This is a predicted structure of a 685-nucleotide part of an RNA (large-subunit ribosomal RNA, domain II) from a Bacillota bacterium.
Its mean pLDDT, the model's own confidence on a scale to 100, is 84.
Context: one part of a larger RNA
């Protein structure tokens, strides 16, 4: 890991419903007694009790009624058979679908490990320092003190046994559930050690880490409450067949759990009672948009008191004023919390159409929702973000399409089929269909990622201007004078800045358009004039498709190849293309029809995609009850193959082989009744 076996909504009771069966204005008995029987139970006696049999009302009380009201009328409740088994489906109370804690309490059992005490015994080669005291010598007035020698003290000093663990390596299914090599710390001391005691679990012990207290201690182990309780995880086992959900409101010590509503799913009941769509016809209410009278609020302007500011005057006063400015005018805005205005559209309520709803009872799941359009908050007009509303899809939805990919785009899979036709979307090749037709654009691999900006790319339009009295361009020549214009500057001479920006002369020439001098000079435009040649030149605005902006880490940004159309745009033609839709065959669920005494047959209409989940109909396994069989001429059981029923479901036959004694079928009744999954459990390999 595989295989085999084991393995999970069950009993009881009381209630709520559905189906049924007994009896029915009744229905049922409990304990319990008797009779019987070998037992399991059978049969009867027990009416006590319990539902039903009349409501209503606080009552008093009336009664099919009553109760508010003095009272009519009017509303509430009421007036319609029940009871008791049996069975299902669901509640409550028990373990209550299985398995799983960590903990909590009781009562033991533990110091053979380990912590600390108590007694009794054991043990530290060897070497080094040289304390205190002594003794003898000097010294001293006696002292003290010095010297020598002696001596042998210390949680001394090196270091072996003995005890510990400091780096490091090895080891890590080891030699080993803590060890091995090196290296290191104590090593006469708060030393190590051996017997024998003592101290116990909220307790001990503890040179103190929450450390030990038998390989695991923030509270031991056994074993009991015990099947603790787990709003939590993970597991719940054959089959076909119908319908299908939810991830939301409310309220919760409430948020990953509930309860009630929604919204599924079963039975059964209702009439015009309800109602989706559509028309029509009254109504609501102030979004979109619109608009500026009000609420605010943004720009320009004018005007007029007032206020500032200059300025004259001693002063009072007057003037100017390009700041300000309630207020009034004009002209343009903006606004979820602004509206004198206002739609689609939704919403209620009539009536009309096609329609089918609704109601009551029982069972449930769901209360983590995701994308994507559209309206909006929040966030930064970020996010595969959040939070609402709306409509889809996925979830629970295959199939086509998007290279590829839950939520996009088409379309909703009941089966069969070597038939047809379409949808998204394609039709050169990979790859099913067009290397089709017309007209145009694009030359950039644009198409095959991107902006803000910029582009004498290119095509299409629109305007305005210049052109045979010769335009654009080139080229020759001219470009002047007052004047170096005034200021200002060292200087300022067309060309640093600052003002003004005129006359002349003339074909024409700026108080200069650039370069360029310190500043002049110089070189050039602008404007003229002629040369050349013959017809268009120049400029703005608008739109198509292009170019630049475009630079990153392993080799690669059409799905490849490739492709100038196989790219973009308009237009036609035809065709591929799904599980869509047709055709042909068959199932099957609901409604209705028609034959038929009944089983049944046949046919027509709408259905048959599915998670939680409701229902419905089968198959099988084990044990009984009653019928019927089968088996050594070979039972079951196992092992092989194909056919056969059945719906090529669950499964049941049938045939060979093994195998050697039991076994099956139909009715029926009972289950310890189905396994891949639970880190499942046990055994085997």
């Nucleotide at each position: 890991a595989c295989c085999g076996g084991c393995g999970a909504g069950u009993g009881g009771u009381c209630c709520g419903g559905g189906c049924u069966c007994g009896c029915g204005a009744g229905g049922u008995u409990a304990a319990g007694c008797g009779c019987c029987g070998g037992g399991g139970g059978g049969c009867g006696c027990g009416g006590a009790g319990c539902c039903g049999g009349a409501g209503c009302g606080c009552a008093a009380g009336c009664g099919a009624g009553u109760c508010c009201g003095c009272a009519g009328g009017g509303g509430g409740c009421g007036u319609c058979a029940g009871u008791g088994g049996g069975u299902c489906c669901g509640g409550g109370c028990c373990g209550a679908c299985c398995c799983g804690a960590a903990g909590c309490c009781g009562c033991g059992u533990g110091a053979u490990c380990u912590a600390g005490c108590c007694c009794c015994c054991g043990c530290c080669a060897g070497g080094c320092u040289g304390a205190a005291g002594g003794c003898g010598c000097g010294g001293u007035a006696a002292g003290a003190c010095g010297c020598g020698c002696u001596g042998g003290a210390g949680g001394g000093c090196c270091g072996c046994a003995c005890c510990c663990a400091u780096g490091u390596u090895c080891g890590u299914u080891g030699c080993a559930a803590a060890g091995g090599g090196c290296u290191g710390g104590g090593a006469c001391g708060a030393g190590c050690g051996g017997g024998g005691g003592c101290u116990a679990g909220g307790g001990g012990u503890g040179a103190a880490a929450u450390g030990c207290c038998a390989a695991g201690c923030g509270a031991a182990c056994g074993c009991g409450g015990g099947g603790c309780u787990a709003g939590c995880u993970g597991g719940u086992u054959c089959u076909c067949c119908c319908c299908g959900a939810a991830a939301u409101c409310g309220c919760u010590g409430g948020a990953g759990g509930g309860c009630g509503a929604g919204c599924c799913g079963u039975g059964g009941g209702g009439a015009u009672c309800c109602u989706u769509g559509c028309c029509g016809g009254c109504g609501g209410g102030g979004u979109a948009g619109c608009g500026c009278a009000c609420u605010g609020u943004g720009a320009c302007u004018g005007g007029a008191a007032g206020g500032g500011g200059g300025u004259c005057g001693c002063g009072a006063g007057g003037c100017c004023u390009a700041c300000u400015g309630c207020c009034c005018g004009g002209u343009c805005g903006c606004a979820a919390a602004c509206g004198g205005c206002g739609a689609a559209g939704u919403c209620g309520c009539c009536g009309g159409c096609c329609g089918g709803c609704u109601c009551c009872a029982c069972g449930c799941g769901u209360c983590a929702g995701u994308c994507g359009g559209u309206g909006g908050g929040g966030g930064a007009u970020a996010a595969g973000c959040u939070c609402c509303a709306u409509c889809g899809a996925c979830g629970a939805g295959a199939g086509g399409g998007c290279a590829a990919c839950c939520g996009c785009c088409c379309a909703g899979a009941c089966c069969g089929u070597c038939c047809g036709c379409u949808a998204a979307g394609g039709g050169c090749c990979c790859c099913a269909a067009g290397u089709g037709c017309c007209c145009g654009c694009u030359g950039a691999g644009u198409g095959g990622g991107a902006a803000a900006g910029g582009u004498c790319g290119u095509c299409g339009g629109g305007c305005g201007c210049c052109g045979c009295a010769g335009a654009c361009a080139g080229c020759c020549a001219g470009g002047a004078g007052g004047u170096u214009g005034g200021c200002u500057u060292a200087g300022a001479a067309g060309c640093a800045g600052c003002c003004a920006c005129c006359c002349u002369c003339g074909a024409a020439c700026g108080a200069g358009u650039g370069c360029g001098u310190a500043a002049c000079a110089g070189c050039u435009c602008a404007c003229u004039g002629g040369c050349c040649g013959g017809a268009g030149g120049c400029g703005c605005c608008c739109g198509g498709c292009g170019c630049c902006g475009c630079c990153a880490a392993u080799g690669g940004a059409c799905g490849g190849g490739g492709c100038u159309a196989a790219g973009c745009g308009g237009g036609c033609c035809c065709c591929c293309g799904a599980a869509g839709c047709g055709g042909c065959g068959g199932c099957u669920g609901g409604u209705c029809c028609g034959c038929g005494u009944a089983g049944g047959c046949g046919g027509a209409c709408c259905g048959g995609g599915g998670u939680a989940g409701g229902g419905g109909a089968g198959c099988g396994u084990c044990c009984g009850g009653c019928g019927c069989g089968g088996g050594g001429c070979g039972a079951a059981g196992c092992g092989g193959g194909g056919c056969g029923c059945g719906g090529c479901a669950a499964g049941c036959g049938c045939c060979c082989g093994u195998g050697g004694a039991c076994c099956g079928c139909g009715c029926u009744g009972g289950a310890g009744u189905g396994c891949g999954a639970a880190u499942g459990c046990c055994g085997g390999u």
It matches the Rfam family "Bacterial large subunit ribosomal RNA".